[in-house]
Context: one part of a larger RNA
Parts: sequence; C1' cells; structure tokens
RNA sequence: CUGGGCGUAAAAGGCACGUAUGUGAUGAAUCAGGUUGAAAGUGAAAGUGCCAAAAACUGGUGGAAUGCUCUCGAAACCAAUUCACUUGAGUGAGACAGAGAAGAGUGGAACUGCGUGUGUAGGGGUGAAAUUUGGAGAUCUACGAAGGAACGCCAAAAGCGAAGGCAGCUCUCUAGGUCCCUGCCGAUGCUGGAGUGAGAAAGCAUAGGGAGCGAACGGGAUUAGAUACCCUGGUAGUCCAUGUCGUAAACGAUGAGUGUUCGCCCAUGGUCUACACGGAUUAGGGGCCAACUAAUGCGUGAAACACUUUGCCUAGGGAGUACGGUCACAAGACUGAAACUC
Repeated sequence: CUGGGCGUAAAAGGCACGUAUGUGAUGAAUCAGGUUGAAAGUGAAAGUGCCAAAAACUGGUGGAAUGCUCUCGAAACCAAUUCACUUGAGUGAGACAGAGAAGAGUGGAACUGCGUGUGUAGGGGUGAAAUUUGGAGAUCUACGAAGGAACGCCAAAAGCGAAGGCAGCUCUCUAGGUCCCUGCCGAUGCUGGAGUGAGAAAGCAUAGGGAGCGAACGGGAUUAGAUACCCUGGUAGUCCAUGUCGUAAACGAUGAGUGUUCGCCCAUGGUCUACACGGAUUAGGGGCCAACUAAUGCGUGAAACACUUUGCCUAGGGAGUACGGUCACAAGACUGAAACUC
C1' cells in the first nucleotide's frame, strides 16, 4: 500500500460556520466529451509459431502485442446546454413551549463581622482530644444597620442550546425551534482539507471587590514516620469589568447528512377529533423484539439495512517525549519522530 476497522479491544476531530474538492431530486429536448457497435490505417527491430533447407548462420510467411489514430453509426447511463416541475432547501401568515444569549433593576432565607440591650461560665471541635475562643463578658437570645456570594421548595428519566453550558423574580433587547393550513421561490442541497468563530474549570495581565469556602502555608492530632486523611486558622483564588489562554473522562467514551425497516409502554411541546378512563398525527426525551455484536449490549434519534462525505487507527514501551516549526506575556498549546527494548 492493500484488506479490515473506529461505544467498551488501537482508532470519531471537544463544537459549529465555511472556500476549494467530492457528491447530489423529477420530466422533456439538444449535443456527442466519456460510453458503445462496425470498418480501415498503424502496430520498427529483436524475440516467437509454421514451411524450405540445414551443423549453424540464413530465406519465406503468419500470429500476438488486448494499444493508438481516423471514418460511419447508436443515444440508455455519466458529463454538458436549454426549457420545465415540486416532494429536498428556503421564505411568508397564524399559534405555541422553553434555566437559549446580553444588559439593567430588585427580593427573601442563610452566613460573617459591627452596634445596643439582656445574661453568666463556658463555647467550639473530635473516634477521643488538642491547637483555638471566652470575666477586656464569649456561646445563647432580641433588635438595628452593613457586606459579599449563592438562589431552598417548585424540580422531574422534565425543558432549552451546535458544543461548552443554562435555574430567585421583573423589565428591555435579541437568537433559534416546533405545530399548522396553505401562498411564494424553484435544486438554491449535503459534506467539508484550508480558514474563521464561540469554547468548562484552573492559570495569566490590569483595575476593583472579598461574606462563605479555600490550593499554598502555620499550628494541633493520628502514626514507626504522616510533607496525607481528621481539627483549628488561613494567602492566592473563587465574584465583577476588559483582555489572554484554547485545554478536559470537552463522554452518548458512539462525526455530519439522507433514505428504508412489525409493534408496544411512559413522559414533554403542538394540531385535529363525534368530549371519549380516549383516538389520530407530528417534533423532542426515556424503556422493551427481529437484525447486528466477541460479549456486554444496541434496538425507528440503531451499534439494523444502504448511500454521500470528513477525520482517525495499524502490537506494547520509549512518548504525546526529543528536535524543528507556528502560536502564547508566561504557564504551555498544536504539529510530532527515531535509536533502543520486548
């Protein structure tokens, strides 16, 4: 390379948009590039079959070289051109659901410290203790004002979003989706190297903020030791604004898109219905056959049956390392070997 694969054995890019490439509905006409039929030309020499002669050289003749060129035809398919079509894609009207995004405002519980009153000896913590806190009046209790962060119940296998993710309440602004009658448009589709954008947490820069929690760090325990688990403190951080980083078990460990495939149960959002303990039909979310699978399991949102296209894998270690390159303030990220060894 081929063959074969990618939920869990190696392997789906963390996610989307998107140029090139690849690929792609239906009908008719034209064309003849691909395709296909026939004929002709060419197809050097050497080599090779046959014949003559023959020790050999040699002479004559044939085939093959599945090719190429040209001429005359065919028109199903692929390509091309033109004209149509509507079911794919899109768009409009009417409804609907939702923690989708951004900004602003606001609420209650809890917590912490502060002030005042009451009140007196413990509080706190643990397996047990101690560090710790308290007669300079703590814990408890009542009231007041302050601060920051997170939003109990509702709450759910629920909902929304491309993914990351999203939850007190209200307002403003904004994006997407579903259903439903149809009207318009007329293949405008799908995928997608490059490129571009958003991307948890932690980290970084600058300016704020800092209640609780809490890496690092101090102390107390435990222990043979204890750089831990437990306790008492506690800095960065966690929060906000603007940048940066660009990674995660970024997981459904399952790329995206389209079509086909007996039915049943639960639950979410619509539409229709003769108000039925219902029924029909759609778009999401869960659970059960056949088929598939090494098994586990998956099972109409497939890991079934097919097609289009991208990415990736090829024994373990060395190693996601070294070197080089690109990016980054840095930390590092992306790309990514070999020797050697088994």